[in-house]
């Protein structure tokens, strides 16, 4: 540097339940673990969702635990 993740070390926290924040997708903190090898970061393609609206486009959001991709990093084993 590559490849892979049985063992341990540590790490993050689905559903849901309190409490705030947002019209809303949602998000914050405590509990709490379904999972996890990037479930660390980034809305770059796509696909979902949300407010608008009669609808649709246009617009403005959400999401990195929906697929790519890009970026960097822990353990351990192999070459």
């Nucleotide at each position: 540097u590559a490849u892979u993740g049985a063992a341990a070390a540590g790490c993050c926290a689905a559903a849901c339940u309190c409490a705030g924040c947002g019209u809303g997708a949602g998000g914050u903190g405590a509990g709490g673990a379904c999972g996890g090898a990037a479930a660390g970061c980034c809305a770059c393609g796509g696909g979902a969702c949300u407010u608008u609206u009669a609808a649709u486009u246009u617009a403005a959001g959400u999401g990195a635990g929906c697929c790519g991709g890009g970026u960097u990093a822990c353990c351990a084993a192999u070459a």

Overview:
A computed fold for a 79-nucleotide RNA from Sulfurovum sp., annotated as c-di-GMP-I-GGC riboswitch aptamer. The source organism's lineage runs through Bacteria, Campylobacterota, Campylobacterales, Sulfurovaceae and Sulfurovum. The sequence was found by an Rfam model in a public genome assembly.